Context: one part of a larger RNA
RNA sequence: GGCGCACGGGGGAUGCCUUGGCGUUAAGAGCCGAUGAAGGACGUGUAGCGCUGCGAUAAGCUACGGGGAGUUGCGCUAAAACUUUGAGCCGUAGAUUUCCGAAUGGGGAAACCCGACCUGGGGAAUGCCAGGUCAGCCGCGGUUGAACACAUAGGCCGUGAGCGGGGAACUCGGGGAACUGAAACAUCUAAGUACCCGGAGGAGAAGAGAUUAUUCCGUAAGUAGUGGCGAGCGAAAGCGGAGAAGCCCAAACCAUUGUGGUUUCGAUUGCGAUGGGGUUGUAGGACUGACGUAAUGAAGGGUAAAGAUAGCAGAACGACACUGGAAAGGUCGACCGCAGAGGGUGACAGUCCUGUAUGUAAAAUUUUUGCUCUUUUGGUCAGUAUCCUGAGUACUGCGGGGCACGCUAACCCUGUGGGAAGCUGGGAGGCCCACCUUCCAAGGCUAAAUACUCUUAAUGACCGAUAGUGAACAAGUACCGUGAGGGAAAGGUGAAAAGCACCCCUGCUAGGGGAGUGAAAUAGAACCUGAAACCGUGCGCUU
Numbered sequence: 001g002g003c004g005c006a007c008g009g010g011g012g013a014u015g016c017c018u019u020g021g022c023g024u025u026a027a028g029a030g031c032c033g034a035u036g037a038a039g040g041a042c043g044u045g046u047a048g049c050g051c052u053g054c055g056a057u058a059a060g061c062u063a064c065g066g067g068g069a070g071u072u073g074c075g076c077u078a079a080a081a082c083u084u085u086g087a088g089c090c091g092u093a094g095a096u097u098u099c100c101g102a103a104u105g106g107g108g109a110a111a112c113c114c115g116a117c118c119u120g121g122g123g124a125a126u127g128c129c130a131g132g133u134c135a136g137c138c139g140c141g142g143u144u145g146a147a148c149a150c151a152u153a154g155g156c157c158g159u160g161a162g163c164g165g166g167g168a169a170c171u172c173g174g175g176g177a178a179c180u181g182a183a184a185c186a187u188c189u190a191a192g193u194a195c196c197c198g199g200a201g202g203a204g205a206a207g208a209g210a211u212u213a214u215u216c217c218g219u220a221a222g223u224a225g226u227g228g229c230g231a232g233c234g235a236a237a238g239c240g241g242a243g244a245a246g247c248c249c250a251a252a253c254c255a256u257u258g259u260g261g262u263u264u265c266g267a268u269u270g271c272g273a274u275g276g277g278g279u280u281g282u283a284g285g286a287c288u289g290a291c292g293u294a295a296u297g298a299a300g301g302g303u304a305a306a307g308a309u310a311g312c313a314g315a316a317c318g319a320c321a322c323u324g325g326a327a328a329g330g331u332c333g334a335c336c337g338c339a340g341a342g343g344g345u346g347a348c349a350g351u352c353c354u355g356u357a358u359g360u361a362a363a364a365u366u367u368u369u370g371c372u373c374u375u376u377u378g379g380u381c382a383g384u385a386u387c388c389u390g391a392g393u394a395c396u397g398c399g400g401g402g403c404a405c406g407c408u409a410a411c412c413c414u415g416u417g418g419g420a421a422g423c424u425g426g427g428a429g430g431c432c433c434a435c436c437u438u439c440c441a442a443g444g445c446u447a448a449a450u451a452c453u454c455u456u457a458a459u460g461a462c463c464g465a466u467a468g469u470g471a472a473c474a475a476g477u478a479c480c481g482u483g484a485g486g487g488a489a490a491g492g493u494g495a496a497a498a499g500c501a502c503c504c505c506u507g508c509u510a511g512g513g514g515a516g517u518g519a520a521a522u523a524g525a526a527c528c529u530g531a532a533a534c535c536g537u538g539c540g541c542u543u
Base pairs, nucleotide, nucleotide: 001542002541003540004539005538006537007536008535009534015528016492017491020463021462022460023459024458025457026456027455028454029453030452031166032165039100040099041098042055043054044053046078047077049075050074051073061094062093063092064091065090066089070082071081072080105114106113107112115134116133117132118131119130120129121128136163137162138160139159140158141157142156143155144154170201171199172198173197174196175195181188185228215242216241217240218239219238225233226232246445247444248443249390253276254275255274256273257272258271259270260269261268262267281423283389284388285387286386287383288382289381290380291379297376298375299374300373301372302371303370304369305368306367307366308365309364311360312359313358317333318332319331320330322329334351335350336340342354343353344352395418396417397416398415399414400413401412402411405430425440426439427438428437429436479486480485499527502514503513504512505511
C1' cells in the first nucleotide's frame, strides 16, 4: 500500500411529519378619498431588539351585548399590578388618531422649514403657547364692473360630504410592437397579443329592431367559408339552456315669458328661454270629438319574515396480578347514535377533551324579500283635411379600417370630394335589377343571467421543505445595484425542559469524562431518521 471484518468521523440523501402553499365547488360580500385615502415616517411597553397592535387618551379610552376564570400580544424572564363589585378575550357602535403623503396657507432635498388672519391663554410688554381658517378648478347665488353706450370679459363675496389621488385582477375606449410561424421572406402570422395612456365600477360593456336581432353557456363545427387557397385564420343562422323589463327625449301643437320687426295700437310675426304635450311602422303623434285616473316603474317611510356580524346547549365506558415509559393497543364485559366528519390527548379513542348530528341566541349595526303608506311616473276609443316624426345625415367617387371574410363584396365605422327624400317617404334581405317580405337610421337611459377578487364553509387519484407561493422560519427580509430593478438561503430535541445539580481535565474558554434526568442522550440543543462521496482507528490476511 491492497483486500476483508469491526467501530467511528464527515455529510445531509432517504423515510416519516406539517404550521405553509396550489386548485375546485357553494354561499355571501365588493370600492376607498379634502369628515384627508392607499402607502409610509416617527413614536408608543416597568425593563424593549424585531414582529404585531395602537397614536401624545398611543399593546390602548367609552357605551352596549356575549362570556365566566384567569389576565398584562408573539420569542425570554423578573418586577409590579388587574380580576366573580365579572378582568383578559369575542362582537357592534363611538372617541382619540403626531408628521409625511392628492397634500391643499407659502416653501421644500417626503415625514422638515417659514408664515398671515380670527379667537383665547400668559405677561408690565414684545417674544411665547393653544384652537380654528387660509391651494387650484368647476357648479350655483349675489355684487361690482373695462376696452365700448347697453352689455360682456374680469374682480370680489357667499355657497357645495362637487373634482383632484389610490385600487390585485376583472371592464370599456384611444394608441400599438417585435421575436416567432410560414422550415428563407415581403402579403399573411404572432396579434389588436405584450406594452403605454384615458374612463368607469362593484361589476363594466352591450341593449329595446331602418335584423351583426342585449349578454353568457352548450351545440351547430374545426362545418360554411377565408387564405402567397401556403402557414394558417375560422363564423353565423338554427337548436338546447341561464336570465328576462322595459322606457325617456327632439319635433308638430298649446301656454307663460325675454327680445327684435310691422302696426290701423286690436294685434301679427321672427329668434330665444321655461312649462305642458308627445314618442311609433298591420305607422304613430299633433289636431277635432267622446270617456276617464288603472296597471307599471322609481325614491323615501313603516312593518313582518328570513339571514349576517359574538355565542350557547349537545348522547354514550369500565375492569384487568396483559404489554409498555405512557394505553387510545390486547383480553373481558357494557353503552350511545338524527352524533362511527375531523382534530387533540405520552402508540391506534363513537362513549377523555374539542367537536360533529340536531336544536337554539342579539342590546347594537346591517342585508334580502313580502306587504303597506307617501311622493312621483304612467291612459282608452272614433275621425283624418292640414302639420310633425332626428341633414352636411342617408347615399355616392376615391382612400383606410372593422366584420372569420386578404375583395366579385353586401353590412358597419371613417378621411376627402359631391350630396337626397321627407310618409304617395326611407332602409335592409351578401354585387346589381324587378317583384315580394320585413323594418323605421341619422338623440338618450336601462336590472338580471357574465368577468374578477376577497370572506366563510366544504373539498382534492394536488405538493410535502431542491416540492408547494419568491416567501411553512425576522421574506419581498438579508444581500446586490447610483437607479429602474434583481432577490436568496434557512422547518423537525423530547410525551414533558425533566435543557445535564454536583465532581474532574482545562485558560472562570471550547471540548470532553463521570454523576444525574429520560423509554431512549450514538434524542444534549451543530439535537428525529442519518444513505453516498470523502477521512480515519483497531484487528486479520497479504505485498